[in-house]
RNA sequence: UUGAGGCUCGGCAAUGGAGUUUGCCGUAUAACCGCUGCGAAGCUGAUGACUCCUACAGUUGA
Numbered sequence: 001u002u003g004a005g006g007c008u009c010g011g012c013a014a015u016g017g018a019g020u021u022u023g024c025c026g027u028a029u030a031a032c033c034g035c036u037g038c039g040a041a042g043c044u045g046a047u048g049a050c051u052c053c054u055a056c057a058g059u060u061g062a
Base pairs, nucleotide, nucleotide: 009026010025011024012023013022016053017052018051019050020049021048034043035042036041
């Protein structure tokens, strides 16, 4: 100096926050940046998953 592995740590997983957990990436040229459709256009969801909060939407009651 280069390559690989482990530990620790950091980051990411289609729109916000917190905790837990799973997977992925690793010094940023990475992991990641939803789906259908030729197009027009259309669809689901604040989670990767669980719990809570906030925002939004629907129904009912006061």
The RNA shown here (Fluoride riboswitch aptamer (crcB RNA motif)) has 62 nucleotides and comes from a Planctomycetaceae bacterium. Rfam family: Fluoride riboswitch aptamer (crcB RNA motif). Its family is annotated with response to fluoride and positive regulation of gene expression in the Gene Ontology. The coordinates come from a structure-prediction model, not an experiment, and the mean pLDDT is 79. The source organism's lineage runs through Bacteria, Pseudomonadati, Planctomycetota, Planctomycetia and Planctomycetaceae.